[in-house]
RNA sequence: CGCCGAUAAAGGCAAACCCGUCGAAAGGCGGGGACGCAAAGCUACGGGUCUAACGCGCGAACGUUCGCGCUAUGAUCGCCGAGUUGCCGAA
Repeated sequence: CGCCGAUAAAGGCAAACCCGUCGAAAGGCGGGGACGCAAAGCUACGGGUCUAACGCGCGAACGUUCGCGCUAUGAUCGCCGAGUUGCCGAA
């Protein structure tokens, strides 16, 4: 240094839930809070998953609209893979 990941050491992050806020929603952000995580650091690059505003189709209503289906350009890195950066140093 690389691989690897200990009943080691120093730390780090923060699920669900609650409050506030942004958003059509999924979900994001802030505060509280800890289920857990050796990358639960970063990147939507590939796959998966979630949402369906706009758009398209169908049906109903006929004053206004409503419902269903399809569809990311939206989202998820704490779903997986990949890329990239990093603390420590037992076996």